[in-house]
Context: one part of a larger RNA
Molecule: large-subunit ribosomal RNA, domain IV
Organism: metagenome
RNA sequence: CGGUCCUGAAGGAACUAGGCAAAUUAACCCCGUAAGUUCGCGAUAAGGGGGCCCUACUCGUAAGAGAGGGCGCAGAGAAAAGGCUCUGGGAACUGUUUAUCAAAAACACAGCACUGUGCUAACUCGCAAGAGGAUGUAUACAGUGUGACGCUUGCCCGGUGCCGGAACGUCAAGGGAGCUGGUUAGCGCAAGCGAAGCUGGCGACCGAAGCGCCGGUAAACGGCGGCCGUAACUCUGACGGUCCUAAGGUAGCGAAGUUCCUUGUCGGGUAAGUUCCGACGCGCAUGAAUAGCGUAAUCACUGGAGCACUGUCUCCAGGACCGACUCG
Numbered sequence: 001c002g003g004u005c006c007u008g009a010a011g012g013a014a015c016u017a018g019g020c021a022a023a024u025u026a027a028c029c030c031c032g033u034a035a036g037u038u039c040g041c042g043a044u045a046a047g048g049g050g051g052c053c054c055u056a057c058u059c060g061u062a063a064g065a066g067a068g069g070g071c072g073c074a075g076a077g078a079a080a081a082g083g084c085u086c087u088g089g090g091a092a093c094u095g096u097u098u099a100u101c102a103a104a105a106a107c108a109c110a111g112c113a114c115u116g117u118g119c120u121a122a123c124u125c126g127c128a129a130g131a132g133g134a135u136g137u138a139u140a141c142a143g144u145g146u147g148a149c150g151c152u153u154g155c156c157c158g159g160u161g162c163c164g165g166a167a168c169g170u171c172a173a174g175g176g177a178g179c180u181g182g183u184u185a186g187c188g189c190a191a192g193c194g195a196a197g198c199u200g201g202c203g204a205c206c207g208a209a210g211c212g213c214c215g216g217u218a219a220a221c222g223g224c225g226g227c228c229g230u231a232a233c234u235c236u237g238a239c240g241g242u243c244c245u246a247a248g249g250u251a252g253c254g255a256a257g258u259u260c261c262u263u264g265u266c267g268g269g270u271a272a273g274u275u276c277c278g279a280c281g282c283g284c285a286u287g288a289a290u291a292g293c294g295u296a297a298u299c300a301c302u303g304g305a306g307c308a309c310u311g312u313c314u315c316c317a318g319g320a321c322c323g324a325c326u327c328g
Stems, first nucleotide, its partner, number of pairs: 001323008010314002014312001019309001028050004036041001038148001052070004057066003071075001083307007090299002095107002111146007123132003149294004154224003159221002161217005168212003174206002178202006186193002225243005252286001253283001264280005
């Protein structure tokens, strides 16, 4: 000097990113226990009290309780054994996860919704046979999203997707009327003409799905405006005008886990508060199953405050053991 422990005057979080660590609390019995609440909880809430030994007494079947007495610094005499409260955020909950830096607000979940699937089901694996689905049958199975519960879930189908439609346009292989070239039996003195067959090219017309087209559909992917003016102080703008759009953000919530400006402004808490709580709202850039807003209970989640407690600190000191170090 380091490690693992123990103790500490006065103060008591002044430490620190943060009470990290440590300390406090602790099992059992008695009393007592708030808001809130889904009436189950919350709850060991909180907060108090008790304990050993002896007895001739009282009650009791007994265990034990009461009463009286005794001793110690200390009676659950050692060890093991919740600190608590108030208030936000998140996720309903028990669960699951990055074996070896992340346990969470991430995943899952019951519940909700949409879509597909009529059974040789859809879907998945396999080249196939075949198998799973399922010895199930739409109260089933598969896919997707959301994620208990409560109250709700607005407007837009122009784009993309999906579903439906089939008149018309487009449109492949294939079929193919017809046109045309090559070849040559034959004809011709020759130039040349040229049937059938074979063969090369062009090709009207017929021709499915798809696409175009016409509709539907947002708990499908998604989207949900700008400018100017206006009220008898001022400010504001219920109101008006105008442009654009498929439609211009409804209910809620809101400086938010989202707010750049920003330590916004006001209120609360502190002597003092960039955090925190309650409000306000022109929201840079909230918003309704990429769910919105609430919500008891739960949590090794996360923010703020308080009580208790303490070597975290003011400010360090002493001790035990193990190393290091010195000597041997």